[in-house]
RNA sequence: UUCCACCACUAGGGGUGCACCAUGGGUGCUGAGAAAGGCGCGAGCCUUAACCCUUUGAACUUGACCUGGGUAAUGCCAGCGAAAGGAAGUGGGGGAAGGUUGAU
Numbered sequence: 001u002u003c004c005a006c007c008a009c010u011a012g013g014g015g016u017g018c019a020c021c022a023u024g025g026g027u028g029c030u031g032a033g034a035a036a037g038g039c040g041c042g043a044g045c046c047u048u049a050a051c052c053c054u055u056u057g058a059a060c061u062u063g064a065c066c067u068g069g070g071u072a073a074u075g076c077c078a079g080c081g082a083a084a085g086g087a088a089g090u091g092g093g094g095g096a097a098g099g100u101u102g103a104u
Base pairs, nucleotide, nucleotide: 001097002096003095004094006092007091008090009089010088011054012053013052014051017029018028019027020026021025035048036047037046038045039044060085061084062083066079067078068077069076
């Protein structure tokens, strides 16, 4: 000097599904996360909480009312995916590699 992993602070990005029931709400499934409140006839929108992710980017979106498997049902699992998009700064102390100088 460069690279890598971890931690902290600040800032930012994101999703919130399925089934049943006496439907105020409760129970069950998967998951890191399926939450609370408000507006709206509705589609949906806004605020906050927790959680996850921030280019080293599968957090999340498009493809997708997709394809195969499975389930009570569902992005439940796999494919799609060496696809396309997608939100950063500082500090800390570690590891590795290289360069320069000095000594032996």

This is a predicted structure of a 104-nucleotide RNA (TPP riboswitch aptamer (THI element)) from Polycladomyces abyssicola. RNAcentral holds the sequence, with entries from Rfam. It matches the Rfam family "TPP riboswitch aptamer (THI element)". For this family Rfam cites "Comparative genomics of thiamin biosynthesis in procaryotes. New genes and regulatory mechanisms" (Rodionov et al., J Biol Chem, 2002). The source organism's lineage runs through Bacteria, Bacillati, Bacilli, Thermoactinomycetaceae and Polycladomyces. The coordinates come from a structure-prediction model, not an experiment, and the mean pLDDT is 76.